[in-house]
Background:
Predicted 3D model of a 321-nucleotide RNA (Archaeal signal recognition particle RNA) from a Methanobacteriota archaeon.

RNA sequence: CGGCGGGCUAGGCCGGCGGGCUGGCGGUCCGCUGUCACCCGAAAUCCGCCUCAUGCGGGGGCCGAAGCCGAGGGGGCGGCCCGGUCCCCUCGGGUGUCCGGCCCCCCGGACCGGCCGAUGACCCUCCGGCCCCCCGGGGGCCCGGGGUGGCGGGGCCGCCGCCGGAGGGCGGCGCGCCACCGCCUUUGCCGGGGCACCGGGUCAGGCCCGAGAGGGAGCAGCCCACCCCGGACCCGCGGCCGCUCGGGGGUCGCCGGAGGCAGGUCGGCCGGGGGAAGCCGGCCCCGAGGGGGCCGGGUCCACCCCUCGGCGCGCCCGCCG
Numbered sequence: 001c002g003g004c005g006g007g008c009u010a011g012g013c014c015g016g017c018g019g020g021c022u023g024g025c026g027g028u029c030c031g032c033u034g035u036c037a038c039c040c041g042a043a044a045u046c047c048g049c050c051u052c053a054u055g056c057g058g059g060g061g062c063c064g065a066a067g068c069c070g071a072g073g074g075g076g077c078g079g080c081c082c083g084g085u086c087c088c089c090u091c092g093g094g095u096g097u098c099c100g101g102c103c104c105c106c107c108g109g110a111c112c113g114g115c116c117g118a119u120g121a122c123c124c125u126c127c128g129g130c131c132c133c134c135c136g137g138g139g140g141c142c143c144g145g146g147g148u149g150g151c152g153g154g155g156c157c158g159c160c161g162c163c164g165g166a167g168g169g170c171g172g173c174g175c176g177c178c179a180c181c182g183c184c185u186u187u188g189c190c191g192g193g194g195c196a197c198c199g200g201g202u203c204a205g206g207c208c209c210g211a212g213a214g215g216g217a218g219c220a221g222c223c224c225a226c227c228c229c230g231g232a233c234c235c236g237c238g239g240c241c242g243c244u245c246g247g248g249g250g251u252c253g254c255c256g257g258a259g260g261c262a263g264g265u266c267g268g269c270c271g272g273g274g275g276a277a278g279c280c281g282g283c284c285c286c287g288a289g290g291g292g293g294c295c296g297g298g299u300c301c302a303c304c305c306c307u308c309g310g311c312g313c314g315c316c317c318g319c320c321g
Base pairs, nucleotide, nucleotide: 001321002320003319004318005317006316007315008314011063012062013061014060015033016032017031018030019029023050024049025048026047027046038059039058040057041056067311068310069309070308071307072306073305074304075303078300079299080298081297082296083295084294085293086292087291088290089289090288091287092286093285094284096283098282099281100280101279102278104275105274106273107272109270111268112267113266114265115264116263123260124259125258126257127256128255129254130253131250132249133248134247135246136245137244138243139241140240141239142238144237145235146234147233149184150183151182152181153180154178155177156176157174158173159172160171161170162169163168189231190230191229192228193227194226199224200223201222202221207216208215209214
């Protein structure tokens, strides 16, 4: 110095990685993966830490100078991120000559039941009534309104002529006026009241003229007119109608009659065809969110292999060369 055997110490091993969490690291959580291979206690508004962070507190087993660490490459399980593409799910919106279902409407059919029907139904035609409109007539009610006119006579008034001694007389004319008289028109009727005169008729008394006869004007009164009130009558100018007559027209409905005709109608249930709006679902389009498959890229990487580098390879005893 080397080999073999025994003892010891430093040391090593008893898992690693991804995701999540976090300012970040480790753990408790989830997942992948490896080994012959640890145990106990606590830990999510948490536990231990700070790039020397790759757990904390406590206990144990194995190996033992054996190994440990780092970098790069290859294979490879898996995770994460990005892009593309396809598919699925959920939600919202839109839209359609689209499809299906529900509700609704129309048409038609099968079956079952009720009712009406040869004492003639349903329906059709005609006639009539109820009903509506128009025209004409009557009636009732109400209210307001209106209610003579004509002819003749007579008188008054105005104008003119003639006569008489006066009052006055005779006569004529006048789209003039009238309350007086008579007649006619269907009717201008009855009752009450008022008005000094300037309205009419009749006008006692009184007045005027006159010898007288007679005549004239005329107050009061009476009558009338006029005015007011009431009533009757008439008109029908107005309005309304549980009224009425005649004529014409209308036609929804109801009723009756005549004629024709044999089924009619309602309800339940089940098919068929069609329609339009609504609701639901499907398809289609748009948008949002989530998930999955495939492809490509990036990144981390259990496990295995290769290369390089760093640290370490120590102490004691026995035997042999």
Its Rfam family is "Archaeal signal recognition particle RNA". By type it is a non-coding RNA gene. The sequence was found by an Rfam model in a public genome assembly. NCBI's taxonomy places the organism under Archaea, Methanobacteriati, Methanobacteriota.